Predicted 3D model of a 360-nucleotide part of an RNA (large-subunit ribosomal RNA, domain IV) from a bacterium. The RNAcentral record of the full RNA draws on ENA.
Context: one part of a larger RNA
RNA sequence: CCCUCGUUAAGGAACUCGACAAAUUGGCCCCGUAACUUCGGAAGAUGGGGUGCCCACCGUAGUAAUUUAUGUUUACAUUUUUUGCUGUGGUGGGUCGCAGUGACCAGGCCUGAGCGACUGUUUAUCAAAAACACAGGGCUCUGCUAAGUCGAAAAGACGAUGUAUAGGGCCUGACACCUGCCCGGUGCUGGAAGGUUAAGGAAGGGUGUCAUCCCCUUCGGGGGAGAAGCUCCCAACUGAAGCCCCAGUAAACGGCGGCUGUAACUAUAACAGUCCUAAGGUAGCGAAAUUCCUUGUCGGGUAAGUUCCGACCUGCACGAAUGGUGUAACGACUUGGGCAUUGUCUCGACGAGGGUCCCG
Numbered sequence: 001c002c003c004u005c006g007u008u009a010a011g012g013a014a015c016u017c018g019a020c021a022a023a024u025u026g027g028c029c030c031c032g033u034a035a036c037u038u039c040g041g042a043a044g045a046u047g048g049g050g051u052g053c054c055c056a057c058c059g060u061a062g063u064a065a066u067u068u069a070u071g072u073u074u075a076c077a078u079u080u081u082u083u084g085c086u087g088u089g090g091u092g093g094g095u096c097g098c099a100g101u102g103a104c105c106a107g108g109c110c111u112g113a114g115c116g117a118c119u120g121u122u123u124a125u126c127a128a129a130a131a132c133a134c135a136g137g138g139c140u141c142u143g144c145u146a147a148g149u150c151g152a153a154a155a156g157a158c159g160a161u162g163u164a165u166a167g168g169g170c171c172u173g174a175c176a177c178c179u180g181c182c183c184g185g186u187g188c189u190g191g192a193a194g195g196u197u198a199a200g201g202a203a204g205g206g207u208g209u210c211a212u213c214c215c216c217u218u219c220g221g222g223g224g225a226g227a228a229g230c231u232c233c234c235a236a237c238u239g240a241a242g243c244c245c246c247a248g249u250a251a252a253c254g255g256c257g258g259c260u261g262u263a264a265c266u267a268u269a270a271c272a273g274u275c276c277u278a279a280g281g282u283a284g285c286g287a288a289a290u291u292c293c294u295u296g297u298c299g300g301g302u303a304a305g306u307u308c309c310g311a312c313c314u315g316c317a318c319g320a321a322u323g324g325u326g327u328a329a330c331g332a333c334u335u336g337g338g339c340a341u342u343g344u345c346u347c348g349a350c351g352a353g354g355g356u357c358c359c360g
Base pairs, nucleotide, nucleotide: 001355002354003353004352005351006350007349008348010346011345014344019341027051028050029049030048031047036041038174052095053094054093055092056091057090058089059088060087061086062085063084064083065082069078070077071076072075096100108339109338110337111336112335113334114333115331116330120132121131136172137171138170139169140168141167142166148158149157150156175326176325177324178323180256181255182254185253186252187249188248189247190246191245194244195243196242200238201237204234205233206232208230209229212225213224214223215222216221257275258274259273260272261271284318285315296312297311298310299309300308
């Protein structure tokens, strides 16, 4: 010096990002217990008292005996008296220590706010959470050979030995109060008059080949026309879904304005004008897990507060199941404040055990 542990005057968080760590609290019995609340809770709230040992008395349970009476089957059942032992509780008295759950073991508490309702789940090996799940809510698909999924476009299997109070997909996430406007775009659903439209079909036209015919010939051949069939090419017309088109649909993906003026102080603008839009953000909330400017401003708490709480609204850039706002209970969650307690600190010190190091 390091590790593990013990004690510490006075102070008591001044330490520090942060009371991290340590300390405090602690078992059992009794008294007593607030706001709030979904009436279950909150609650072991908070807080207060007791706790060893000895003696006496009282009660109680069991057990052994004793005693009284009654009933009936020798002996039992019920009832009555007293005593002992064991367990347990109460009251009174006494007694020892600093201390009686004397060691071990064994909750610190209260309070404001955020997030998530809750118990649960998770990054085996840096994250346990506000993330996931959840009961509950909604939309949507699916009539059974179900939809959907696995599989090779199979067989087969799952779904399910289930049948719409069922099963699948997606979103939201207890509960309470609620969930506004927009269907122009994208998606989905429905529609079918018209437009567009593939393969296929196809009137017709053409190419090649060729029976046959015509012309020329030096008789070897050359040129031309060309039916049927076959072949290839073009093609009017016909031709579904889809798309265009017409509707519906937002707890589908999503979206939810600007400028100017105006009231008899000023300021502000209930009001008016105008432009644009599919429609211009309703309720509620708001410097917020969202606020850049910003330590906004005011109030509270402190001697002093970039955090915290309550307001304001100028919302850079909240907002309603990508849910909005609340909410008792719950949380090894996040963030303020207080009480208690302490070597966290002022600021160190001493001690115990083990190690490092040096010598042997």